[in-house]
Context: one part of a larger RNA
RNA sequence: GCCUGCGAGUUGCGGUACGCGGCGAGGUUAAGGGAUGGGAGUCCCGGAGCCGGAGCGAAAGCGAGUGCGAAGCGCGCGAUUUCAAGUCGCGUGCCGCAGACCCGAAGCCAAGGUGAUCUAGUCAUGGGCAGGCUGAAGCGCGGGUAACGCCGCGUGGAGGGCCGAACGGUAAUCUGUUAAAAAAGGUAGCGAUGACCCGUGACUCGGAGUGAAAGGCUAAACAAACCUGGAGAUAGCUGGCUCUCCCCGAAAUGCCUUUAGGGACAGCCUCAUGGAAAGCUUGCGGAGGUAGAGCACUGGAUGGAUGCGGGGGAGUCAAAUCCUACCAAGUUCGAUCAAACUCCGAAUGCCGCAAGCCGGCCCAUGGGAGUGAGACCGCGUGCGCUAAGGUUCGCGGUCGAGAGGGAAACAGCCCGGACCGCCGGCUAAGGUCCCGAAACCAUGCUGAGUGUUAAAUGAGGUGCGGAUGCGCAGACAGCCAGGAGGUUGGCUUAGAAGCAGCCACCCCUUGAAAGAGUGCGUAACAGCUCACUGGUCGAGCAUCCGUGCGCAGACAAUGUAACGGGGCUAAGCAUGGUACCGAAGCCGCGGAUUCAUGCCUUACGGCAUGACUGGUAGGGGAGCAUUCCGCUGACCGGCGAAGGCGUACCCGCGAGGGACGCUGGAGGAGGCGGAAGAGAGAAUGCAGGC
Numbered sequence: 001g002c003c004u005g006c007g008a009g010u011u012g013c014g015g016u017a018c019g020c021g022g023c024g025a026g027g028u029u030a031a032g033g034g035a036u037g038g039g040a041g042u043c044c045c046g047g048a049g050c051c052g053g054a055g056c057g058a059a060a061g062c063g064a065g066u067g068c069g070a071a072g073c074g075c076g077c078g079a080u081u082u083c084a085a086g087u088c089g090c091g092u093g094c095c096g097c098a099g100a101c102c103c104g105a106a107g108c109c110a111a112g113g114u115g116a117u118c119u120a121g122u123c124a125u126g127g128g129c130a131g132g133c134u135g136a137a138g139c140g141c142g143g144g145u146a147a148c149g150c151c152g153c154g155u156g157g158a159g160g161g162c163c164g165a166a167c168g169g170u171a172a173u174c175u176g177u178u179a180a181a182a183a184a185g186g187u188a189g190c191g192a193u194g195a196c197c198c199g200u201g202a203c204u205c206g207g208a209g210u211g212a213a214a215g216g217c218u219a220a221a222c223a224a225a226c227c228u229g230g231a232g233a234u235a236g237c238u239g240g241c242u243c244u245c246c247c248c249g250a251a252a253u254g255c256c257u258u259u260a261g262g263g264a265c266a267g268c269c270u271c272a273u274g275g276a277a278a279g280c281u282u283g284c285g286g287a288g289g290u291a292g293a294g295c296a297c298u299g300g301a302u303g304g305a306u307g308c309g310g311g312g313g314a315g316u317c318a319a320a321u322c323c324u325a326c327c328a329a330g331u332u333c334g335a336u337c338a339a340a341c342u343c344c345g346a347a348u349g350c351c352g353c354a355a356g357c358c359g360g361c362c363c364a365u366g367g368g369a370g371u372g373a374g375a376c377c378g379c380g381u382g383c384g385c386u387a388a389g390g391u392u393c394g395c396g397g398u399c400g401a402g403a404g405g406g407a408a409a410c411a412g413c414c415c416g417g418a419c420c421g422c423c424g425g426c427u428a429a430g431g432u433c434c435c436g437a438a439a440c441c442a443u444g445c446u447g448a449g450u451g452u453u454a455a456a457u458g459a460g461g462u463g464c465g466g467a468u469g470c471g472c473a474g475a476c477a478g479c480c481a482g483g484a485g486g487u488u489g490g491c492u493u494a495g496a497a498g499c500a501g502c503c504a505c506c507c508c509u510u511g512a513a514a515g516a517g518u519g520c521g522u523a524a525c526a527g528c529u530c531a532c533u534g535g536u537c538g539a540g541c542a543u544c545c546g547u548g549c550g551c552a553g554a555c556a557a558u559g560u561a562a563c564g565g566g567g568c569u570a571a572g573c574a575u576g577g578u579a580c581c582g583a584a585g586c587c588g589c590g591g592a593u594u595c596a597u598g599c600c601u602u603a604c605g606g607c608a609u610g611a612c613u614g615g616u617a618g619g620g621g622a623g624c625a626u627u628c629c630g631c632u633g634a635c636c637g638g639c640g641a642a643g644g645c646g647u648a649c650c651c652g653c654g655a656g657g658g659a660c661g662c663u664g665g666a667g668g669a670g671g672c673g674g675a676a677g678a679g680a681g682a683a684u685g686c687a688g689g690c
Stems, first nucleotide, its partner, number of pairs: 001690006011098013026051003032045005055062002065077004101240002104237001108230003112227003120204009129194001131163003134159001138155006167191002172187004206222001208218003243623006253266002256263002267371002269368007279357008292344001293342002298338003302334005309327002311324004374399007382391002404415003419591004424587003430581003433566003439578007451568001457552002461549010478536005484509003489503003515530001519528002592613001594611007624679001626676007635668002643663005649658003
């Protein structure tokens, strides 16, 4: 891991609601007893007790009333009047007390035990430590001294001495890490006569021991061992919880919570009973202060005018007074801003009335819930950075609990809500060159593979619309020619001559035109050029505004990789038209469920018509199967029961039920009821097998 078997809402008592049944102003017996043997029963007795029939008061108590009270008032709780009902049993839902659906802690306790064969310490008694080195004290001899001390040589063999095996140990590192091993192996390194190592026997233990002390060790997990017991501890937590079909179908919100992943109440779902309403559209009537707008209030902010007051300066000190391109109250003009401003003020929404349409919509009471982590999208706000797949509210949608088609793939986007069957039809979103179902026509645009990512910004890209000026009396561009004179204007300057700089109403002449000069240039001149003019040429030119499509801006990590791909110049973009494809949508045909209505029917039910039938938590309904029991004279069975294996057959929507074949070898079915150890795929489930 697979297979088989086992494996989770039970039982008792109490309560409550509903269903069925008995009796009914009553209902009912309990223990116990008697009779019988109707089967661990049946029938009878047993009225103790309980519930109901009267309430009110704390109570005494009174009583259709009673309590408060001085009260005959008043108020509270009751009674009344047809309506009016209870009680006992059985069943089911739910609640309470019990282990209370099952498994699961870490833990706590002991009124009971077992452990020091591991390990810690201790006691007793034993054992072990190759070899080598060093050479303390003491002693001897010699020297030396007055004598010691002292010196030398020898002897001697001390030491938690030195080197290093056994033995002990583990600070490093490598391997091992489903290991050879639940702590080891390799290499190097440490101690190795000692506070050394080891054997045997013995002692000390659970809030206790032992500890050269780490909270270490006390039999491979010790901040309190292990076994057993309290014990099915508790677990607002996690996991698991077994057949079928049908109807309805949520919530992730509010308030409170030692509350926040749990609850209580409300909201939303379901079932029963009863009652009447709900929704949409239109019309009419209403409340309101949002969007917008506005500046009349409250405030903010801005430019001008005026200017209280102030600052600065002048005034010989002071003062009067004067000046001021400084600040600035108030007033005023212009133009503004506001969630906590409003002289104004919608659209929606909300309330009411009426009409039309529609019709598991609404309300109440009671039984049963689940939910109380929500997610994204659009719109309106706050917070945040006018960040976030961010966060908090409001309105709506989808997912949640929703399959199908589209978006390449893709809960929350777009279309659309799947009862079942069909090798029929029409459509939605989205599409119609190939992958891949289906396409053509017309008119424009784009030339960037833009399409098939992105901004500020930049650009004689290109289409369209508009404005202004110039232009066949010849514009614009090019080319040819002119571009002069007073004069080198004046000043300044070393010089300044159109062109360093300053000044200037920058003038006058000739002329077709020509600046006291646009730029280059020179030391200054010169020179080149421009404005301006003529000629040549011959039809548009220049500037600006708006707009469509494109261009640059454009750099990321395995490999094109920013159209799903191929590929496309239309198979891109825009506009218009006509077709087609396309879903579980709609239609057609057949069938089923539920509900309503009508008809038939004793009932069950049948027929017709219409609507309905996605679904998690969850509520409700109807069934299938298993084991056992009761009833059922009459069923099957060695000519083969149950069980097992198998089938392309029959019945049922299904759970399932039959039939047949093989196997098996002795019991078993059907009908109507009853009772449950009553259904397995999941619980790191339990046991066995492989």
The part of an RNA shown here (large-subunit ribosomal RNA, domain II) has 690 nucleotides and comes from a Treponemataceae bacterium. The coordinates come from a structure-prediction model, not an experiment, and the mean pLDDT is 85.